[in-house]
RNA sequence: UGUGGGUUGGCUCAGUUGGUAGAGCUUCGUACUAGCAAUGCGAUGGUUGCAGGUUCAAAUCCCGCACUUACUC
Numbered sequence: 001u002g003u004g005g006g007u008u009g010g011c012u013c014a015g016u017u018g019g020u021a022g023a024g025c026u027u028c029g030u031a032c033u034a035g036c037a038a039u040g041c042g043a044u045g046g047u048u049g050c051a052g053g054u055u056c057a058a059a060u061c062c063c064g065c066a067c068u069u070a071c072u073c
Stems, first nucleotide, its partner, number of pairs: 002071006010025004019056001027043005049065002052062002
């Protein structure tokens, strides 16, 4: 320099024809216990990296940018 991958709650990650954003862990509450742990139930928490475009509708498709990673020079 060029090419490819990745960016989604606090953390690790799904989301497969474009059609209501999810799981596990964490945190909080609650049940159980003499108490703690474990376990059960429930809740909180996201402008889907930023900005623009297409569409009735975008995490998803298109353009640009940022960060990160690998390869190449």